[in-house]
RNA sequence: GGCGAAAUAGUUCAGUUGGUUAGAACGUUGGAAUCAUAAUCCAAAAGUCAUGGGUUCGAGUCCUAUUUUCGCUA
Numbered sequence: 001g002g003c004g005a006a007a008u009a010g011u012u013c014a015g016u017u018g019g020u021u022a023g024a025a026c027g028u029u030g031g032a033a034u035c036a037u038a039a040u041c042c043a044a045a046a047g048u049c050a051u052g053g054g055u056u057c058g059a060g061u062c063c064u065a066u067u068u069u070c071g072c073u074a
Stems, first nucleotide, its partner, number of pairs: 001073007010026004019057001028044005050066005
């Protein structure tokens, strides 16, 4: 240089043919329970869906440019 994949909560990841509130687990915080701690149970918070632009009535999802990371190849 060429080709391909990925980017969604603090972390690891889902998200179905584009469709009306963006979710799970772990973690964090608060509470319950316990003599107390852990385990357990309940609740809550935490998101510019990498960034810009486009298509559409409607975009995490489609198109495009850029950035970053990973892999293959010369």

Overview:
Predicted 3D model of a 74-nucleotide RNA (transfer RNA) from Grateloupia filicina. The coordinates come from a structure-prediction model, not an experiment, and the mean pLDDT is 81. Taxonomically the source falls in Grateloupia (Eukaryota, Florideophyceae, Rhodymeniophycidae, Halymeniaceae). The gene name in the source record is trnM1. RNAcentral holds the sequence, with entries from ENA.